[in-house]
This is a predicted structure of a 1503-nucleotide RNA (small-subunit ribosomal RNA) from Candidatus Magasanikbacteria bacterium RIFCSPHIGHO2_02_FULL_44_13. NCBI's taxonomy places the organism under Bacteria, Bacteria candidate phyla, Candidatus Magasanikiibacteriota. Its mean pLDDT, the model's own confidence on a scale to 100, is 82.

RNA sequence: UUGAGAGUUUGAUCCUGGCUCAGGAUGAACGCUGGCGGCGUGUUUAAGGCAUGCAAGUCGUACGAGCCGACGCAAGUCGGUUAGUGGCAGACGGGAGAGUAACACCUUGGUAACCCACCUCCGAGACGGGGAUAGCUCACCGAAAGGUGAAUUAAUACCCGAUGGCAAUGCGGGGACGCAAGUCAUUCGCAUUUAAAGCUUGUCCUCACGCAAGUGGGGAUCGGCACUUGGAGAGGGACCUAGGUCCUAUCAGCUAGUUGGUGAGGUAAUGGCUCACCAAGGCUACGACGGGUAGGGGGCGUGAGAGCGUGACCCCCCUCACUGGGACUGAGAAACUGCCCAGACACCUACGGGUGGCUGCAGUCAAGAAUCUUCCACAAUGGCCGAAAGGCUGAUGGAGCGACGCCGCGUGCAGGAAGAAGCCCCUCGGGGUGUAAACUGCUUUUCUUAGGGACGAAUUCGUGACGGUACCUGAGGAAUAAGAGGUUGCUAACUCUGUGCCAGCAGCAGCGGUAAUACAGAGACCUCAAGCGUUAUCCGGAUUUACUGGGCGUAAAGAGCCCGAAGGUGGUUUGGAAAGUCAUUGGUUAAACCCUGAGGCUUAACUUCAGGUUUGCUGGUGAAACUUCCAAGCUAGAGGCCGGGAAAGGCAAGCGGAACUAUCGGUGUAGUCGUAAUAAGCGCUGAUAUCGAUAGGAACACCAAAGGCGAAGGCAGCUUGCUGGAACGCGCCUGACACUCUAGGACGAAAGCGUGGGUAGCGAAUAGGAUUAGAUACCCUAGUAGUCCACGCCCUAAACGAUGCGCACUAGGUAUUGGGAGUAUCGACCCUCCCAGUGCCGUUUAAAAAAGCUAACGCGUUAAGUGCGCCGCCUGGGUAGUACGGCCGCAAGGUUGAAACUCAAAGGAAUAGACGGGGACCCGCACAAGCGGUGGAUCAUGCGGUUUAAUUCGAUGGUACGCGAGGAACCUCACCAGGACUUGAAAUGUAGCUGCAUUCCGAUAGAAAUAUUGGAAGCCUUUGAGGGUGCUACACAGGUGCUGCAUGGUUGCCGUCAGCUCGUGCCGUGAGGUGUACCGUUAAGUCGGGUAACGAGCGCAACCCCUAUUCUGUGUUAAAUGUACACAGAGGACUGCCCGCGCAAGCGGGAGGAAGGCGGGGACGACGUCAAAUCAGCAUGGCCCUUACGUCCUGGGCGACACGCAUGAUACAAUGGCCGAUACAAAGGGUAGCCAAGCCGCAAGGCGGAGCCAAUCUCACAAAAUCGGCCCUAGUUCAGAUUAGAGUCUGCAACUCGACUCUAUGAAGCCGGAAUCGCUAGUAAACGCGAAUCAGAACGUCGCGUUGAAUACGUUCUCGGGUCUUGUACUCACCGCCCGUCACACCACGAAAGCUGGUAACGCCCGAAAGCUCCCGUAAGGGGGACUAAGGCAGGAUCAGUGAUCAGGGUGAAGUCGUAACAAGGCAUCCCUAGCGGAAGCUGGGGAUGGAUCACCUCCUUU
Repeated sequence: UUGAGAGUUUGAUCCUGGCUCAGGAUGAACGCUGGCGGCGUGUUUAAGGCAUGCAAGUCGUACGAGCCGACGCAAGUCGGUUAGUGGCAGACGGGAGAGUAACACCUUGGUAACCCACCUCCGAGACGGGGAUAGCUCACCGAAAGGUGAAUUAAUACCCGAUGGCAAUGCGGGGACGCAAGUCAUUCGCAUUUAAAGCUUGUCCUCACGCAAGUGGGGAUCGGCACUUGGAGAGGGACCUAGGUCCUAUCAGCUAGUUGGUGAGGUAAUGGCUCACCAAGGCUACGACGGGUAGGGGGCGUGAGAGCGUGACCCCCCUCACUGGGACUGAGAAACUGCCCAGACACCUACGGGUGGCUGCAGUCAAGAAUCUUCCACAAUGGCCGAAAGGCUGAUGGAGCGACGCCGCGUGCAGGAAGAAGCCCCUCGGGGUGUAAACUGCUUUUCUUAGGGACGAAUUCGUGACGGUACCUGAGGAAUAAGAGGUUGCUAACUCUGUGCCAGCAGCAGCGGUAAUACAGAGACCUCAAGCGUUAUCCGGAUUUACUGGGCGUAAAGAGCCCGAAGGUGGUUUGGAAAGUCAUUGGUUAAACCCUGAGGCUUAACUUCAGGUUUGCUGGUGAAACUUCCAAGCUAGAGGCCGGGAAAGGCAAGCGGAACUAUCGGUGUAGUCGUAAUAAGCGCUGAUAUCGAUAGGAACACCAAAGGCGAAGGCAGCUUGCUGGAACGCGCCUGACACUCUAGGACGAAAGCGUGGGUAGCGAAUAGGAUUAGAUACCCUAGUAGUCCACGCCCUAAACGAUGCGCACUAGGUAUUGGGAGUAUCGACCCUCCCAGUGCCGUUUAAAAAAGCUAACGCGUUAAGUGCGCCGCCUGGGUAGUACGGCCGCAAGGUUGAAACUCAAAGGAAUAGACGGGGACCCGCACAAGCGGUGGAUCAUGCGGUUUAAUUCGAUGGUACGCGAGGAACCUCACCAGGACUUGAAAUGUAGCUGCAUUCCGAUAGAAAUAUUGGAAGCCUUUGAGGGUGCUACACAGGUGCUGCAUGGUUGCCGUCAGCUCGUGCCGUGAGGUGUACCGUUAAGUCGGGUAACGAGCGCAACCCCUAUUCUGUGUUAAAUGUACACAGAGGACUGCCCGCGCAAGCGGGAGGAAGGCGGGGACGACGUCAAAUCAGCAUGGCCCUUACGUCCUGGGCGACACGCAUGAUACAAUGGCCGAUACAAAGGGUAGCCAAGCCGCAAGGCGGAGCCAAUCUCACAAAAUCGGCCCUAGUUCAGAUUAGAGUCUGCAACUCGACUCUAUGAAGCCGGAAUCGCUAGUAAACGCGAAUCAGAACGUCGCGUUGAAUACGUUCUCGGGUCUUGUACUCACCGCCCGUCACACCACGAAAGCUGGUAACGCCCGAAAGCUCCCGUAAGGGGGACUAAGGCAGGAUCAGUGAUCAGGGUGAAGUCGUAACAAGGCAUCCCUAGCGGAAGCUGGGGAUGGAUCACCUCCUUU
């Protein structure tokens, strides 16, 4: 100095876990946009090919010559220049990253095993000679490139000789160290070998020429530059060592110069570097060898850091230079712009032969998403050459292009309306854009223009590419300059319109199916800004590989189990050492970068200086606690000896009884077996049953247990033999011998395999019978492998405690197994204690409490607690434990074990619901017990369907269907046909006109609406032209048009079921729980008891109404006291009293009472559910129509009719029908009404008119019942449909299409299949009466009374509901979820006859140049050999590409078949294995509980 999270699995929660986002970065690219400047930066791809120009030359003070110029008469001199000889440079600078996994690089050491041109310092020296050669000239060959021969010449070129040393080499003596071999430093002696080059300025001397000036030669000397030799330095290079340095084990073994030695060669130098010989070594799980990828570092990006990623620009190192090989020269090269050879490519060619190498700077083509000018200058900085002047320098300094990056600046500033226009929204009032603009004033960074004008120059003069640039000054004018992305959440920012799961969006979650803040457009807003977004990649977030800093009972994860070399770890004491460790100090860790502080560009970026950092490596000194090592001990770990015990531990042999089956014999007769029920099977040839005998194989009842033993798998009759382990006890012995384990090894249920036996029962496959839509199953009858034994394989399981092994620590109690001790006893039992094992222990409440851990469940001395040691394993789901490869196996298969692709989840635990062909308890006309119906007939009504011009619309399981409709002939009316109207049939407003309202009588056309038209009467008023009316015009009306899935309101069902919640507290991480569980009780969450709950609310109940009883008052219309009736009020019932039970609540019984335990009935319907119903009752958002989807009219339709369903009516008759007679209600209605008496009509009804706005009058006779008569069991004296005729009434009008009456007609029907409905008492059933609607039109509906039952044992079952509990993969909630085959489409992968290509290596053939070597030659040169690049042949290895076809996988819309799983999922599920089957799957064997339910056993505790 330093660390931020969010979205997404669920109905909700916590956890696990992945995916995604917000940040930073880039040599970037793409899209839209683009004013300026500074500083940086720019082929990441094809190490692909390259036109053109330039990129390394220089020196005349090394040398000879040619040419040109100047001077000179000339000789010649001077200057310049060209090629050459010679010297130095060219090995640097510049580029690139192909190769390389390596001493290539980095860090640290070493070389006594080394080299060095130029430079510096120190020492010594430079003497004497010689022969060539290029150039030039001549001749010749060639198209060219180039070459050959002859002659001549110089040098700082080359050669020979001399001299020389502290030089080199060899030999010897001495010294130090060492046992020796030998090593080391140094010294001495001897022998041998090896050098050189000159050029030039000045001064002096001398000679020649000259009158002189002077010129030339020679010499001396002071210098300068070169030269030789030796030493040292600086700097550069070479080699070696240790450590570090990517992925892959589906690469596990590699290696013949390989490893070492001796000798030789070679090198600057060590060395198998090379060769000959000898030996047989060397490397490797600490990863050899192989494969893939890759230049390394300083650094850069990110990050809190540790890390992770990366290696552009700048710096250091390496490597490369068309590809491969090679040497030469040189101080230095195996040489980017040198040489030779081979190859590919390109170019020139006279076809003979030649030439070339941009991975230098520019530039070009190609490739690609993509990367610049064929610019200026050597002025500066540097490099090479030169004595210097200077030359060269695409290094470098600059400019140009590109928003590619970083940094800076600008696109104006101030004023300016309660606020223009435009645009957008709107509740129509207004709001937003917005002081924004316009307008006024100001400024001039930038821009344009004019003038001035640098630093950079080091160096006195002169010298500037950049550049008339930066900068300064004046003038002009707001002038030249704003976009991109976004606005559902994450994530800052919202409205309208269009669209209608379409078009589209999307980073994730997800938007879009008619009201989209998510698409598209617009407005507004947000963010950043000359940029903004997108894409790609990296780090971060990600503690999501966990060193810092994770996990493994159930989420992914403990190997099936044990032994175990290596490895890791390791008790206690003492002494020593000092490897780790710690302290201190020296060296190194290049610069740049980074941090801090200063300085320079106007600031910043950029840059300069100073300081810090660079955690590393290494040397020295010191410490000794811990680890380690060495030495010596110890006994607490571990092991051994001894003793008596326990046990289904293992192996082998023998023996035993029960059961079963078969055979034989006896008795005996018709069935037996089997199942939910059957059938098949067996049986009169005698079964089953029963008795006896014999045989056989397999398994061992009781004991038996939560029991015992074993490492696990596993182990059970009894006896014997052999054998392993553990526990305990007393001592003794060894002395850390231990723990854990990659490799390796042993064992390892069941099934399965091989060979040979055996086979009673059971029993995959198979066959038959059932079941079923089917039934390759479940059930039944048979039954083969197998199950058993021996030997050999296999090696897997839910091989589980889903919990690795070892050690230690952290109260216990109790039960049990084994052993021991103590007390006591004659001995034992009992009791107490110790050790080892195996189990259990929630609260109330006596009987384990914890702590801790955990996501929770749970674990809790048998840890999942606290620690240590070691091993194994995990890192989202699917693909997949699959493919390929390897290993193992006779096979089945096992083991090791991916990827492409695809999804945003997949999971764990717990919570609330819902559900279960789970459980418990309870209730309801739910069943049962009864009574009467429906379903059959005819008719009525409603619905479906069909039909139709239309048969208007809605309601559709329960909860539609005599429902909306409580009343369709017209109207209603929404439908159809036709005829009409357009401010409209009705409403409001404005303007204009109007003696116009309004009333009456007509006429014509027409179906009417309506149109045209005649006549008569005729406004009001406060005097304001106001009100009203009509007409015209404009705003607007109107819509039963759509959406009940945009809504209000209302309603139905669950359900009059007893539930649904809240506050505070408590519990839980949380969802949530508690309260509201439980025990009683109730119709009731009613009440009581109890309780981490205490209270409260909505529901229940009560309060309200009717009714049953009494009383009081009042009352008329009841004829009348009374009574009854009516109205109003009061009393009365509360488990109050008694008995019993009970803690209580309460229950049972009784008394009294009109009524008794809610007396009967009604109104009243909690939180919610069904997107339940209704836009057509009403209201209403949005959408749609506007001479029509509005409005009016006539007629039709809603009434159709092969059919199906629902609800009813009437019946089928004698408990009846008909006729006659004769009783008894209640509740209602009535003025556009009810309608009396009387009369007429067979009747419906008519006439009539009294009374009544009604306790008065009236509808109005109640009917069944009762009494009497007839009918006599029949399609009837039952039943009344249908039809014909005649009528009545209502109404404008009864044809479609009313009701009723009379006469006639007289259908089906004789009690109703499967099935199904209502009802528990004044109820059912039966009987009639009234009312609403209504002109008329009920078999419907709503009420009223009359008569008036039967039955309920009970809760097993059906249906519905409530509470608790349980399981769950459901939550759209079982009408749920979900599996597999098949069919179709797409995608990626695998196999595959093969085909094609790459890579590396081995073998063989051939073999260039060069070096090496041998031979010939004086030499030049020639020839041979081994080696070898390239090439060729052949067989393999490996990696890719492609491939007819085949197989599985994934994904897709509402395809097909089934129903496997989730509930006991309807046969519990799952694991391993085997067989079988369209498919899920089924069956057999063994195993697990990660199975529901019931019972039993056991355990704990109490008594």